Predicted 3D model of a 349-nucleotide part of an RNA (small-subunit ribosomal RNA, central domain) from an uncultured bacterium.
[in-house]
Context: one part of a larger RNA
RNA sequence: UUGGGUUUAAAGGGUGCGUAGGCGGGAUGUUAAGUCAGCGGUGAAAGCGUGUUGCUCAACAAUACCGAGCCGUUGAAACUGGCGUUCUUGAGUGUAAACGAGGUAGGCGGAAUGUGAUGUGUAGCGGUGAAAUGCAUAGAUAUGUCACAGAACUCCGAUUGCGAAGGCAGCUUACCAGCAUACGACUGACGCUGAGGCACGAAAGCGUGGGUAUCAAACAGGAUUAGAUACCCUGGUAGUCCACGCAGUAAACGAUGAAUACUAGCUGUUGGCGAUAUAAUGUCAGCGGUACAAGGAAAGUGUUAAGUAUUCCUCCUCGGGGGGGACGCACGCGCAAACGAAGAAACCC
Numbered sequence: 001u002u003g004g005g006u007u008u009a010a011a012g013g014g015u016g017c018g019u020a021g022g023c024g025g026g027a028u029g030u031u032a033a034g035u036c037a038g039c040g041g042u043g044a045a046a047g048c049g050u051g052u053u054g055c056u057c058a059a060c061a062a063u064a065c066c067g068a069g070c071c072g073u074u075g076a077a078a079c080u081g082g083c084g085u086u087c088u089u090g091a092g093u094g095u096a097a098a099c100g101a102g103g104u105a106g107g108c109g110g111a112a113u114g115u116g117a118u119g120u121g122u123a124g125c126g127g128u129g130a131a132a133u134g135c136a137u138a139g140a141u142a143u144g145u146c147a148c149a150g151a152a153c154u155c156c157g158a159u160u161g162c163g164a165a166g167g168c169a170g171c172u173u174a175c176c177a178g179c180a181u182a183c184g185a186c187u188g189a190c191g192c193u194g195a196g197g198c199a200c201g202a203a204a205g206c207g208u209g210g211g212u213a214u215c216a217a218a219c220a221g222g223a224u225u226a227g228a229u230a231c232c233c234u235g236g237u238a239g240u241c242c243a244c245g246c247a248g249u250a251a252a253c254g255a256u257g258a259a260u261a262c263u264a265g266c267u268g269u270u271g272g273c274g275a276u277a278u279a280a281u282g283u284c285a286g287c288g289g290u291a292c293a294a295g296g297a298a299a300g301u302g303u304u305a306a307g308u309a310u311u312c313c314u315c316c317u318c319g320g321g322g323g324g325g326a327c328g329c330a331c332g333c334g335c336a337a338a339c340g341a342a343g344a345a346a347c348c349c
Base pairs, nucleotide, nucleotide: 004316005315007299008298012313014200015199016198017197021193022192023191025087026086027085028084029083030082031081033080034079035076036075037074038073039072040071041070042069049065050064051063052062053061054060090190091187092186093185094183095182096181099178102176103175104174105173106172107171108170109153113149114148115147116146117145118144119143120142124135125134161168162167205246206245207244208243209242210241215239219235220234221233222232257312258311259310260309261308262307265290266289267288268287269286270285271284272283273282294301322349323348324347
């Protein structure tokens, strides 16, 4: 390099947008770069290959031919490309009426929890396998009223819905965005993918400033135990929440890249369209179950493919795996606190 792979054996980038590049719908005209054909040049000698010949054969030798590529020239025009015209089915726009925990910002609500004040009331409460630490006669727990605070939104709720992914759930207002459907009015290939790049990106974490009800790393105490730096209990600080920045990782999972076309069905459900007694079926898009063909090592997949094909990208392979581990390079932090990306070999287990 060819070839082979990427659900679970090594391997799909966390996700999107998009630059270069690669690839790209129907008709027609033209061109002739790719492509194909003829002719010419070059293609040193030796060698390789084929035929013939010479040493008795062979090795060896001689001779003729063959040759990709490159250059020139004359043609062909199906396919690819360039240029022009055109089309509507791909793609987009528009109109209509819908849909949804889609996003951002503001406002509001009740329950629970905790705390404070106050009333009733008295000796326990709390906690566990059992206890103890803890709280409580300075009146706790329980119960009633009032007030405050912060965080999260019971039921509805669902193999439900929305979002590119991360993710999104009380009610309401404003703004922003989106898919699908119907119509077929408009544009007329405007498309697909996408190395670099840019943006977004759970939780934990970091910086500055707030906030702090609950829960709770660390920490303290009580238990358990041979020990118990744990599991259990009582407390409890960062954090959990908000604003603005940073960081850029997850079993970021469907362990399954994106797009297009094709390949039996049956069934449940969400949103449209259409029909609604001339009906109870149909159709488009989504979310599930089951199953034929097919491929698969099997498990299983199966119109939401892991089937049949095409295009583009990531990644895998030095026998394999785990832990430790650089130099150099660029990013971030920084003189305390910190990493992430990329990434060897020897050596040790």

Its Rfam family is "Bacterial small subunit ribosomal RNA".
Model confidence (mean pLDDT): 82 of 100.